[in-house]
RNA sequence: CGGGGUAUAGCUCAGCUUGGUAGAGCGCUUUCUUGGGGUGGAAGAGGCCAUGGGUUCAAAUCCCGUUACUCCGA
Numbered sequence: 001c002g003g004g005g006u007a008u009a010g011c012u013c014a015g016c017u018u019g020g021u022a023g024a025g026c027g028c029u030u031u032c033u034u035g036g037g038g039u040g041g042a043a044g045a046g047g048c049c050a051u052g053g054g055u056u057c058a059a060a061u062c063c064c065g066u067u068a069c070u071c072c073g074a
Base pairs, nucleotide, nucleotide: 001073002072003071004070005069006068007067010026011025012024013023020057028044029043030042031041032040050066051065052064053063054062
């Protein structure tokens, strides 16, 4: 320098193909159960989706640029 992949909750990841209320597990908070703890049950908080634009009634999702990490080639 050329090409590809990844970026979503504290962590690990779905959701993108087919645009229409952002989810799961673990973790965290409260609570029930217990003499106490663990296990188990119930409820809750927490992300405007790496970033800047565009298209659209509507964008995590489609299009273009940028950044970080990573793979292949030179």

Predicted 3D model of a 74-nucleotide RNA (transfer RNA) from an uncultured Selenomonadaceae bacterium.
Its Rfam family is "tRNA". Rfam links the family to the GO term triplet codon-amino acid adaptor activity. The family's RNA type in Rfam is transfer RNA.